[in-house]
RNA sequence: GCCGAAGUGGUGAAACUGGCAGACACGCAGCGUUCAGGACGCUGUGAGCGCAAGCUCGUGAGAGUUCAAAUCUCUCCUUCGGCA
Numbered sequence: 001g002c003c004g005a006a007g008u009g010g011u012g013a014a015a016c017u018g019g020c021a022g023a024c025a026c027g028c029a030g031c032g033u034u035c036a037g038g039a040c041g042c043u044g045u046g047a048g049c050g051c052a053a054g055c056u057c058g059u060g061a062g063a064g065u066u067c068a069a070a071u072c073u074c075u076c077c078u079u080c081g082g083c084a
Base pairs, nucleotide, nucleotide: 001083002082003081004080005079006078007077010026011025012024019067027045028044029043030042031041032040046057047056048055049054060076061075062074063073064072
């Protein structure tokens, strides 16, 4: 240099044929239980704003197509694999 694959919360991941993003598990926080810890159970857990109800934004970055994009198209970045 050429070809291919991948990039989604704190982590591993799911999301079907474009139609509720983050299911499920781990981790973390609070509470219960315990003398204490562990284990177990319940609740919560992307970000910003808000007293709250709620609102807005968010899938590596940017643009495009579409009523609607994590998903399709283009450019770029990063990682991995192959060829030379």